[in-house]
The RNA shown here (Glycine riboswitch aptamer) has 102 nucleotides and comes from Ketogulonicigenium vulgare WSH-001. RNAcentral records the identical sequence in 2 taxa. Its Rfam family is "Glycine riboswitch aptamer". Gene Ontology term of the family: glycine biosynthetic process.
RNA sequence: UCGUCAGGAUCGGGAGAAGCUAGCGCAGUCAUUUGGCAAACGCUGGUGCCGAAGGAGCAACCGCCCCGGUAAACUCUCAGGCAAACGGGACCAUCCUGACAA
Numbered sequence: 001u002c003g004u005c006a007g008g009a010u011c012g013g014g015a016g017a018a019g020c021u022a023g024c025g026c027a028g029u030c031a032u033u034u035g036g037c038a039a040a041c042g043c044u045g046g047u048g049c050c051g052a053a054g055g056a057g058c059a060a061c062c063g064c065c066c067c068g069g070u071a072a073a074c075u076c077u078c079a080g081g082c083a084a085a086c087g088g089g090a091c092c093a094u095c096c097u098g099a100c101a102a
Stems, first nucleotide, its partner, number of pairs: 001102001003100008012092002018047001020046006028037003048082003054078001055076003061069003
């Protein structure tokens, strides 16, 4: 100095999918009669959908070969998510720290 691995930083990049529906709560509003209506938003369900937090599964190949090891951005969707915004976000970029190797 470059590289690999791990961690951290960044007013850096970063996709997809119902502004679905039911009920309840509620700012407020109408009426004064015990009551009606009820936005945004929240909560609990229903159905549909997405996959790039996390999680799970497997091939070639390898082995001590009855069985086991082993991968993903693939697959599954438990979890998470589905107007915009906020937030999350694998992965990438740049920088910093440490270890290893040359």